[in-house]
Molecule: transfer RNA
Organism: Pyrinomonadaceae bacterium
RNA sequence: UUGGCCGUAGCUCAAAAGGCAGAGCGCCGCGCCGUGACCGCGGUGGUUACGGGUUCGACUCCCGCCGGCCAAC
Numbered sequence: 001u002u003g004g005c006c007g008u009a010g011c012u013c014a015a016a017a018g019g020c021a022g023a024g025c026g027c028c029g030c031g032c033c034g035u036g037a038c039c040g041c042g043g044u045g046g047u048u049a050c051g052g053g054u055u056c057g058a059c060u061c062c063c064g065c066c067g068g069c070c071a072a073c
Stems, first nucleotide, its partner, number of pairs: 001072007010025004019056001026044006050064004
């Protein structure tokens, strides 16, 4: 440099023919317990890397850009 895959919550990842953005872990409160952990109940989470475009509507399609991984030269 070229090609492919990826970037979504604090972390690991879902959401695929475009139609309200979710789970687990974590964190907070209460219960339980002598305290803590475990367990139970409730709560807490987002500029979908970033900038544009298409569309009534974009995590999803198109363009650009940045970063990570892999391959080729």